[in-house]
RNA sequence: UAGUAUAAUUGGCUGAAUUUGAGUAUAAGCACUCAGAACGGGGGAUUUCAUUUUGGGGUGAAUCACGUUUACUUUUACGUGUAGGGCUUGAACCUUUAGUCCGAACCCGUCAACUAACCUCGUAAGCUAUGAAAGGUGGAUGA
Numbered sequence: 001u002a003g004u005a006u007a008a009u010u011g012g013c014u015g016a017a018u019u020u021g022a023g024u025a026u027a028a029g030c031a032c033u034c035a036g037a038a039c040g041g042g043g044g045a046u047u048u049c050a051u052u053u054u055g056g057g058g059u060g061a062a063u064c065a066c067g068u069u070u071a072c073u074u075u076u077a078c079g080u081g082u083a084g085g086g087c088u089u090g091a092a093c094c095u096u097u098a099g100u101c102c103g104a105a106c107c108c109g110u111c112a113a114c115u116a117a118c119c120u121c122g123u124a125a126g127c128u129a130u131g132a133a134a135g136g137u138g139g140a141u142g143a
Stems, first nucleotide, its partner, number of pairs: 010129005018037007038123006048113001055111001056108004064081005084102005092137006
């Protein structure tokens, strides 16, 4: 000097998954318990609409099609697309173009449409230092 890896700080991203107070414990922090705020999910009348073995349903963007392969009727695995979703111009939002990535997984257990009151649950996990262009909207601060 260059590259790679790890750790920390700071900033940022997906996602509802953030935050305040009190107490226990501790040298302190983490952690645990309780109570709030905030965000998100489920159940649940009237009414209306529907349809229950071809079972049905929930969270989620994650649905569907075709092909190859397999234990050869078939289950597996893989590939190509796709409904749909995210990121990128370094405060937020909308639209368009371009590039790029995802297009999973899990749960309930024969049962749930919507739904006022009401009841109830969650606040995780994972990644990143990389990266474009145009138009518009509104807000904050300063003069």